[in-house]
Molecule: transfer RNA
Organism: uncultured candidate division WPS-2 bacterium
RNA sequence: GCUGGCGUAGCUCAGUGGUAGAGCAUCACAUUGGUAAUGUGAAGGCCGUGGGUUCAAUCCCCACCGCCAGCUCCA
Numbered sequence: 001g002c003u004g005g006c007g008u009a010g011c012u013c014a015g016u017g018g019u020a021g022a023g024c025a026u027c028a029c030a031u032u033g034g035u036a037a038u039g040u041g042a043a044g045g046c047c048g049u050g051g052g053u054u055c056a057a058u059c060c061c062c063a064c065c066g067c068c069a070g071c072u073c074c075a
Stems, first nucleotide, its partner, number of pairs: 001071007010024004018055001026042005048064005
């Protein structure tokens, strides 16, 4: 340099053209003599960035950025 994949909550990951979810973690409450465990609830997202298509984009298209894998060239 080329090709492909990935980028969504603090972490690991779903998801789908109609204003986004789970588990764990955090906090509060209940329970206990007190922890742990368990239960209930809460908080936490410009869905990588910028454009385009569309009535409407996290989803489709383009470019860029970052990560991973493979291939090629030079030394």